[in-house]
RNA sequence: GGCUGCUUAGCUCAGUGGUAGAGCACUGGUCUCAUGAGCCGGGGGUCCCAAGUUCAAAUCUUGGAGCAGCCA
Numbered sequence: 001g002g003c004u005g006c007u008u009a010g011c012u013c014a015g016u017g018g019u020a021g022a023g024c025a026c027u028g029g030u031c032u033c034a035u036g037a038g039c040c041g042g043g044g045g046u047c048c049c050a051a052g053u054u055c056a057a058a059u060c061u062u063g064g065a066g067c068a069g070c071c072a
Base pairs, nucleotide, nucleotide: 001071002070003069004068005067006066007065010024011023012022013021018055026042027041028040029039030038048064049063050062051061052060
């Protein structure tokens, strides 16, 4: 330098055009002599950035950034 993949909650990840979600973690309650587990709730998001397409974009297109891998 070229090619490919990835970037979404604190962490690990779903979501492939029409209300942004799960598990774990955090937190309130319940239960217990107590802790944990279980059960019922709650908070938490500039979907890496910008532009384009569209009635509508996390999602499609282009450019940029970061990370990983392959080739040279």

This is a predicted structure of a 72-nucleotide RNA (transfer RNA) from a Candidatus Pacearchaeota archaeon. The coordinates come from a structure-prediction model, not an experiment, and the mean pLDDT is 83. Rfam family: tRNA.